The prediction has a mean pLDDT of 82. A computed fold for a 71-nucleotide RNA from Halobacteriales archaeon QS_5_70_17, annotated as transfer RNA. NCBI's taxonomy places the organism under Archaea, Methanobacteriati, Methanobacteriota, Halobacteria, Halobacteriales. Its Rfam family is "tRNA". The family's RNA type in Rfam is transfer RNA.
RNA sequence: GCACCGGUAGUCUAGUGGCAGGACAUGGGCCUUCCAAGCCCAUAGCCCGGGUUCAAAUCCCGGUCGGUGCA
Numbered sequence: 001g002c003a004c005c006g007g008u009a010g011u012c013u014a015g016u017g018g019c020a021g022g023a024c025a026u027g028g029g030c031c032u033u034c035c036a037a038g039c040c041c042a043u044a045g046c047c048c049g050g051g052u053u054c055a056a057a058u059c060c061c062g063g064u065c066g067g068u069g070c071a
Stems, first nucleotide, its partner, number of pairs: 001070007010024004018054001026042005047063005
């Protein structure tokens, strides 16, 4: 330098055009003599810019960061 794959909450991860889902963590509550465990509730997210579309995390272009391969 070129090609391919990937970037979704504090962390891990699902979602291939129509309300962004789960787990852990965090906060509150229930339970318990207390703690832990368990149960309930809440908070919190689509890497950046542009395009297509009635509608984009999703499709297209560029950028950026990470990984892999080739040179």